A computed fold for a 74-nucleotide RNA from Acetobacter peroxydans, annotated as transfer RNA. The RNAcentral record of the sequence draws on ENA. It matches the Rfam family "tRNA". It is annotated as a transfer RNA. Its mean pLDDT, the model's own confidence on a scale to 100, is 80.

RNA sequence: GCGGGCAUAGCAUAGUGGUAAUGCAGUAGCCUUCCAAGCUACCGAGGAGGGUUCGAUUCCCUCUGUCCGCUCCA
Numbered sequence: 001g002c003g004g005g006c007a008u009a010g011c012a013u014a015g016u017g018g019u020a021a022u023g024c025a026g027u028a029g030c031c032u033u034c035c036a037a038g039c040u041a042c043c044g045a046g047g048a049g050g051g052u053u054c055g056a057u058u059c060c061c062u063c064u065g066u067c068c069g070c071u072c073c074a
Base pairs, nucleotide, nucleotide: 001070002069003068004067005066006065007064010024011023012022013021018054026042027041028040029039030038047063048062049061050060051059
C1' cells in the first nucleotide's frame, strides 16, 4: 500500500427496513434474625458524518477505531 471481518447498555452477546432483546452487573422491594441464594420491578444502548427511504441500528458511501490476511521496499 491492497483486501476482508467487527463496532448494540458498565460487561458479554442476539436480532431486525416499522417503539431494540437476553444474561451478568447496578438500584429498589419481597423473602431471611442477618448475609448469601431465590423472586419481582426499575435502570440504561446500535462509533462519527453523509446518502437512499414515508421510515435506517439494519441498505450504500466516506472517516475513525480494532482484528485478520496479502504485497512492496525504493